[in-house]
RNA sequence: GGAAAUAUAGCUCAGUGGUAGAGCAUUCGGCUGAUAACCGAAAGGUCGGUGGUUCAAGUCCAUCUAUUUCCACCA
Numbered sequence: 001g002g003a004a005a006u007a008u009a010g011c012u013c014a015g016u017g018g019u020a021g022a023g024c025a026u027u028c029g030g031c032u033g034a035u036a037a038c039c040g041a042a043a044g045g046u047c048g049g050u051g052g053u054u055c056a057a058g059u060c061c062a063u064c065u066a067u068u069u070c071c072a073c074c075a
Stems, first nucleotide, its partner, number of pairs: 001071007010024004018055001026042005048064005
């Protein structure tokens, strides 16, 4: 220098154009003599930034940023 992949909850991930979800973690309650485990519930997200397409975008397109990988070049 060229190309590609990834970016969604605190963490690991799902979600192939039509209500943003799961597991773990956290909080509350139940259970227990008590704790763990187990059961129930709650909270937690402007989906990496900006713009575009569309009646409608996490999803499609462009660009930027970050991370990772591959190729090439120099020494």